The RNA shown here (SAM riboswitch aptamer (S box leader)) has 115 nucleotides and comes from a soil metagenome. The sequence is in RNAcentral, with records from MGnify.
[in-house]
RNA sequence: CUCAUCGAGACCGGCUGAGGGACAGGCCCGAAGACGCCGGGGCAACCUUCGAGGGUGGUGACCCUUCGAGUGGUGCCAACUCCUGCGGGACCGGAAACGGUCGCCGAGAGAUGAG
Numbered sequence: 001c002u003c004a005u006c007g008a009g010a011c012c013g014g015c016u017g018a019g020g021g022a023c024a025g026g027c028c029c030g031a032a033g034a035c036g037c038c039g040g041g042g043c044a045a046c047c048u049u050c051g052a053g054g055g056u057g058g059u060g061a062c063c064c065u066u067c068g069a070g071u072g073g074u075g076c077c078a079a080c081u082c083c084u085g086c087g088g089g090a091c092c093g094g095a096a097a098c099g100g101u102c103g104c105c106g107a108g109a110g111a112u113g114a115g
Base pairs, nucleotide, nucleotide: 001115002114003113004112005111006110011040012039013038014037015036019029020028021027023085024084025083026082041077042076043075046073047072049069050068051067052066053065054064055063057062081109086106087105088104089102090101091100092099093098
């Protein structure tokens, strides 16, 4: 940089000791010990491996695809990616300017995987 996914799911023990939730604003978590590290456990199924099915793909090794398992590699185990940040939509109030509400849509940013 490209592609895919991000409304579900999954906690105990030990060490440490003050901040942590990417950034900003909110709102939360935190000395009844958060965050982090270590050990164990678990979730999930992106890649891998294995099994079954399909393919007017290929001569074939194989490739593509669907479903299942969960071998190995990652990842993850407060809150939707905690919410909003930009643009739009719906509804409410208002003569208008404008204000408010909404797990409505898209973008951006971020995270994870594969290349």